[in-house]
Molecule: transfer RNA
Organism: Alistipes indistinctus YIT 12060
RNA sequence: GCCUCCGUAGUUCAAUGGAUAGAAUGGCAGAUUCCGGUUCUGCUGAUAUGGGUUCGAUUCCCGUCGGGGGUA
Numbered sequence: 001g002c003c004u005c006c007g008u009a010g011u012u013c014a015a016u017g018g019a020u021a022g023a024a025u026g027g028c029a030g031a032u033u034c035c036g037g038u039u040c041u042g043c044u045g046a047u048a049u050g051g052g053u054u055c056g057a058u059u060c061c062c063g064u065c066g067g068g069g070g071u072a
Stems, first nucleotide, its partner, number of pairs: 001071007010025004018055001026044006048064005
């Protein structure tokens, strides 16, 4: 260089064209406790980026950026 896969909360993962992008874990607050842990309740926080298709895009197409694998 070429081929291929991937990029979503701090982290690990869902969501195969439509509803408020959901869960676990984490963080914060509260309840419980003499204090801490455990447990329970609430809150918090995400689609790499630019364009296209579409009434509608996390999803489909193209480019860019980043990462993994393959090929001489």